[in-house]
RNA sequence: GGGUGAGGUAGAGGUGCGGCUGAUCAAGAGUACCUGCUGUGACCCCGGGAAGGGUAUGAACAGUGGGGAAAGGGGUGGCCGCCGAAGUCCAGAAACUUCCCGGGUUUUUGGGCUGGGCCUGCAGUGAAUAAUUGCAGGACUGUCACCGGUGGUGUCCCGCAUGAACACCGGUGAAGCGCUAUCUCACUU
Numbered sequence: 001g002g003g004u005g006a007g008g009u010a011g012a013g014g015u016g017c018g019g020c021u022g023a024u025c026a027a028g029a030g031u032a033c034c035u036g037c038u039g040u041g042a043c044c045c046c047g048g049g050a051a052g053g054g055u056a057u058g059a060a061c062a063g064u065g066g067g068g069a070a071a072g073g074g075g076u077g078g079c080c081g082c083c084g085a086a087g088u089c090c091a092g093a094a095a096c097u098u099c100c101c102g103g104g105u106u107u108u109u110g111g112g113c114u115g116g117g118c119c120u121g122c123a124g125u126g127a128a129u130a131a132u133u134g135c136a137g138g139a140c141u142g143u144c145a146c147c148g149g150u151g152g153u154g155u156c157c158c159g160c161a162u163g164a165a166c167a168c169c170g171g172u173g174a175a176g177c178g179c180u181a182u183c184u185c186a187c188u189u
Base pairs, nucleotide, nucleotide: 001189002188003187004186005185006184007183008182009181010180011179014083016082017081018080019079020078021077023076024075025074033067034066035065036064037063038062039061043054044053045052046102047101048100049099050098086114087113088112089111090110091109092108093107094106095105096104097103115141116140118138119137120136121135122134123133124132125131143174144173145172146171147170148169149168150167151166152162153161154160
């Protein structure tokens, strides 16, 4: 000096990932809801049961007139944390929804899958043509490995041979427990 293994630190992929925000905008929506009138006539409060409440002084529903929101989700801006960033599936636990079961929402534990963003189709959530999730497909892109070629080198020139490191082009393949750089320790040469 090189190599291998373990641990640490710092980075790269880019329309990169996620969170917060009484900022702002669109949509939600002239919807839910309240109310007047008319019709109708016994149910209504996520599904089932229990309890409770409302209701013939008219439930729910429909028409018409008046009034009239919000949340989740999204765009922009700002701030923050980051590069298994993060997402999703399965199983479990806790909390919320009056109680039980189911369903739903949030947090968390364990395990599996996915390098990344985009587009298309189908299905789900959703008010939605927004967005997002799952499955399948498509091209693109980053990393590493392998193969081939060019640059380089040898040669008076051409040809030919060679093709280190590095850079570029093309092809094939793999997966983030990866990759690059660097430090420490141990082993090896």